[in-house]
Molecule: RNase P RNA; transfer RNA
Organism: marine sediment metagenome
């Protein structure tokens, strides 16, 4: 100086002037005389995120009787492990890309099967011969043309055209022999295993691509959401239409069995637009030890740390500290990103001004 | 807040993975005195964006931006 790779902050203090939640306290008022209810006051206390976002996976948790059995659907997708679970994370393995630390990876089966492959191209899948090379015959005085055959090494088309180098070989040519190097099988040997090997032996090679195409393997998944639900209160018209009527309907699931109920669904039409519960102690959030490469697990000790419903987490003022312009070096001006909870947690995706800390690489 | 669908020419829509059409519209021309209505022709695409998968993507995946719907109690 260029960079990789982790892990933190998201301005700081101090008056002042509010909002909203919890808790003492002393007061109005209401009263069925229970410090129950309501209402302002004062005191102390606490109040947005690293993503609260996106809603794209997972689990609590509440309901559908049980979440039961098959089909259909949908998801994951090298290989162990870690979790409550996972499509997350963590170590390894193959592949790739970097000098390097490192970083990416939808990374199962294409020798079970079907589909596909426009256009060019002679030909696109148990392959074919345009140009070319080589052989025969014919025609020509001759350059060379015609016919029939061999080949697939060169050209040429294409994302793609049936292993690659080289030696032999051969009329010319080919894995047509052979060496190596790739491939495939089958054993051996390390490793739990994915695998991997500068073991062995066999196959002259026969088996292109495509599964984020059908689809095969293997594991998983009942559906549906705090407007889930459960309970107090008010209020109104049990009112009209329609299906279906017990091998019918409904019980949220795409269907089918099973279970359980049965005048029941639907739809128009009427009411109320209040409350309290779920709802804040949870797979919590720091410190320490011990086990593990590590994600992570046990043990102990400490803290209680937001709960709003027209929706609170705020404005102003000084003072400092960051970063920029100007400067008479005394200052002055100006900027502060991306965003804001809403039953809750575990991830991952995206957005993001600036700034620290550590390891590490060339 | 949960849920579910859908972005293609100016506007409505189409499109087995194989060079994006179609109707309105516009804009010339012709027909008429002149318009309108016919008729001829002609113009328009970042298929919402930013990546991957394939040889190829509007289509198949992921992500992300915008739009638009549907969810409250009683009886």
């Nucleotide at each position: 100086g260029a960079g990789u790779c982790g892990g933190c902050c998201a301005g700081g203090c101090a008056a002042u002037c509010g909002c909203u939640c919890c808790g003492g306290c002393a007061c109005g008022g209401u009263u069925u005389c229970g410090u129950a209810c309501c209402g302002g006051g004062u005191c102390g206390g606490g109040g947005a995120g690293g993503a609260a976002a996106g809603u794209c996976c997972g689990g609590g948790c509440u309901c559908c009787g049980c979440a039961g059995g098959g089909c259909a659907g949908g998801g994951u997708g090298c290989c162990a492990g870690g979790u409550a679970a996972c499509g997350c994370c963590u170590g390894g393995g193959g592949g790739g890309c970097g000098c390097g630390a490192g970083c990416c990876u939808a990374c199962g089966g294409a020798a079970a099967g079907u589909g596909c492959a426009a256009c060019a191209g002679a030909a696109a899948g148990c392959a074919a011969a345009c140009c070319g090379c080589c052989c025969g015959g014919c025609c020509g005085c001759g350059a060379g043309g015609c016919c029939g055959g061999g080949u697939a090494a060169g050209g040429g088309u294409g994302a793609a055209a049936a292993g690659g180098u080289g030696c032999g070989g051969u009329a010319a040519g080919a894995g047509c022999g052979c060496a190596c190097c790739g491939c495939g099988c089958g054993g051996g040997u390390g490793g739990u295993a994915a695998c991997a090997c500068g073991c062995c032996g066999c196959g002259g090679c026969u088996a292109g691509g495509u599964a984020a195409a059908c689809c095969c393997c293997a594991c998983c998944c009942g559906g549906a959401g705090c407007a889930a639900g459960a309970c107090c209160a008010a209020a109104u018209a049990g009112g009209a239409g329609a299906g279906c009527a017990a091998u019918g309907c409904c019980g949220u699931g795409g269907c089918c069995c099973g279970c359980g109920g049965u005048g029941c669904u639907c739809u128009c039409g009427g009411g109320u637009a209040g409350g309290u519960c779920g709802c804040a102690c949870g797979a919590g959030g720091c410190c320490g030890c011990c086990g593990g490469u590590g994600a992570c697990g046990g043990c102990g000790g400490u803290c209680c740390c937001a709960g709003a419903u027209g929706a609170a987490u705020g404005g102003u003022u000084g003072c400092c500290a960051c970063a920029g312009a100007c400067u008479c070096c005394g200052g002055u001006c100006u900027g502060g990103a991306c965003a804001g909870a809403a039953c809750c947690c575990g991830g991952c995706u995206u957005a993001u001004c600036g700034g620290c800390c550590g390891a590490c690489u060339c | 807040g949960c849920c579910g669908a859908c972005g293609u020419a100016g506007c409505u829509c189409a499109a087995c993975g194989g060079u994006a059409g179609a109707g309105c519209g516009u804009c010339u021309g012709a027909u008429u005195u002149g318009u309108a209505a016919u008729c001829a022709g002609a113009u328009g695409g970042u298929u919402g964006g930013a990546g991957g998968u394939u040889c190829a993507a509007u289509u198949c995946c992921u992500c992300u931006c915008g739009u638009c719907g549907g969810c409250u109690c009683c009886a």